[in-house]
RNA sequence: UGCCAGGUGGUGUAGUGGUAGCACGCCGCGCUCUGGACGCGGAAACCGGGGUUCGAGUCCCUGCCUGGCAG
Numbered sequence: 001u002g003c004c005a006g007g008u009g010g011u012g013u014a015g016u017g018g019u020a021g022c023a024c025g026c027c028g029c030g031c032u033c034u035g036g037a038c039g040c041g042g043a044a045a046c047c048g049g050g051g052u053u054c055g056a057g058u059c060c061c062u063g064c065c066u067g068g069c070a071g
Base pairs, nucleotide, nucleotide: 001070002069003068004067005066006065007064010024011023012022013021018054026042027041028040029039030038047063048062049061050060051059
């Protein structure tokens, strides 16, 4: 430098253009003599910019970052 893949709560990971979900973690409550486990509830996320669309995490353009391959 070129090509390919990826970027979503604190972490990991889903997501046919139509309410962003699950697990772990965190917080509160219940249970318990206390804690853990278990049960219930809650907070918390779409890499930046632009475009298409009634509507974009998703499609298009561009940039940034990470990984792989090639030179």
Molecule: transfer RNA
Organism: Minisyncoccota bacterium